Annotation:
SAM riboswitch aptamer (S box leader) from Sulfobacillus benefaciens, 99 nucleotides, folded computationally. The coordinates come from a structure-prediction model, not an experiment, and the mean pLDDT is 83. The organism belongs to Sulfobacillus, within Bacteria. Its Rfam family is "SAM riboswitch aptamer (S box leader)". About the family: The SAM riboswitch is found upstream of a number of genes which code for proteins involved in methionine or cysteine biosynthesis in Gram-positive bacteria.

RNA sequence: CUCUUAUCAAGAGCGGCGGAGGGGUAGGCCCGAUGAAGCCCGGCAACCGGCAGAUAUGCCAUGGUGCCAAUCCCGACCCCAUUUGGGGACGGAUGAGAG
Numbered sequence: 001c002u003c004u005u006a007u008c009a010a011g012a013g014c015g016g017c018g019g020a021g022g023g024g025u026a027g028g029c030c031c032g033a034u035g036a037a038g039c040c041c042g043g044c045a046a047c048c049g050g051c052a053g054a055u056a057u058g059c060c061a062u063g064g065u066g067c068c069a070a071u072c073c074c075g076a077c078c079c080c081a082u083u084u085g086g087g088g089a090c091g092g093a094u095g096a097g098a099g
């Protein structure tokens, strides 16, 4: 990098360093010096993992990831409803497995 598969409506600090950016893309709409990114600490979750169990499932969180504004912020294509809504694709993210 490609493929397969599962999940994406919940959850997570008024801490330290740091200094202007950030929310994947056009666009929109937001967040940000009442301090962005990043790093550390802290936390959440429980995919892998551990324990119990025949399974279903339950419990744990010492280990491997992940995550900690807004539905994966909305949205771009299609369908339904019809100004405002709903569903599905595409795309994306993360885990596990394969090449």
Stems, first nucleotide, its partner, number of pairs: 001099008013041001015040003021031003025076001027074002042068003047064002049060004072091001077088004